Source information
The RNA shown here (transfer RNA) has 90 nucleotides and comes from an uncultured Caulobacterales bacterium. The coordinates come from a structure-prediction model, not an experiment, and the mean pLDDT is 80. It matches the Rfam family "tRNA". Rfam classes the family as a transfer RNA. It was read from a public genome assembly.
[in-house]
RNA sequence: GGGCGGGUGGCAGAGUGGUUGAAUGCACCAGUCUUGAAAACUGGCGUGGGGGCAACUCCACCGGGGGUUCGAAUCCCUCCCCGCCCGCCA
Numbered sequence: 001g002g003g004c005g006g007g008u009g010g011c012a013g014a015g016u017g018g019u020u021g022a023a024u025g026c027a028c029c030a031g032u033c034u035u036g037a038a039a040a041c042u043g044g045c046g047u048g049g050g051g052g053c054a055a056c057u058c059c060a061c062c063g064g065g066g067g068u069u070c071g072a073a074u075c076c077c078u079c080c081c082c083g084c085c086c087g088c089c090a
Stems, first nucleotide, its partner, number of pairs: 001086007010026003018070001028044005046061006063079005
């Protein structure tokens, strides 16, 4: 350099053009249980910004940027990064 596959919450990982801001597992937080812990079970749990005393609520975000579309994590273009294969130089 060429080809193929991939990049999604803290980590892993599913994801069809249409209630998925995101299944599921782990981690974490709270609780139940326990003398106490562990395990188990129950609930919660992405980030940033705005509003609100609070409860809560609104907006944006799926590697960066752009495009198609009524609608994009999903399709297209470009760039970056990772893996595998092939090739070139040394």